[in-house]
């Protein structure tokens, strides 16, 4: 880097670095940023997976913890792509993330 399978309307802040844009791609909107944003360290908080425990035939569901990863602005910010309606639903493409296979 690639492929499967799940999930993605909830959760969660300070500090110190840095100094201009950023919020994945394309395009459009719309928010955030010198009242210092995005990034990165630390600390800390959440709690999605994998963990543990219980019910359970399988499937699944509750609760628990924070070890491994993750993640801590706006629904994956919204929409374009397909379907049924015409307030909008559901789907799909791509994404994040985990697990597992190679």
């Nucleotide at each position: 880097a690639u492929g499967u399978u799940a999930u993605c309307a909830a959760g969660a802040a300070a500090g110190g670095c840095g100094g201009a844009a950023g919020g994945a791609a394309u395009a459009g909107a719309c928010c955030u940023g010198a009242u210092g944003a995005u990034g990165c360290c630390u600390u800390a908080g959440c709690a999605a997976c994998c963990c543990u425990u219980u019910a359970c035939c399988a499937u699944u569901a509750a609760a628990g913890a924070a070890g491994g990863u993750g993640c801590u602005a706006c629904g994956u910010u919204c929409u374009a792509c397909c379907u049924c309606a015409u307030u909008g639903a559901g789907g799909a493409u791509a994404g994040a993330u985990a697990a597992c296979a190679a």
A computed fold for a 102-nucleotide RNA from Robertkochia solimangrovi, annotated as SAM riboswitch aptamer (S box leader). The model forms 97% of the base pairs in the Rfam consensus. The organism belongs to Robertkochia, within Bacteria. Its Rfam family is "SAM riboswitch aptamer (S box leader)". Rfam links the family to the GO term regulation of gene expression. The sequence was found by an Rfam model in a public genome assembly.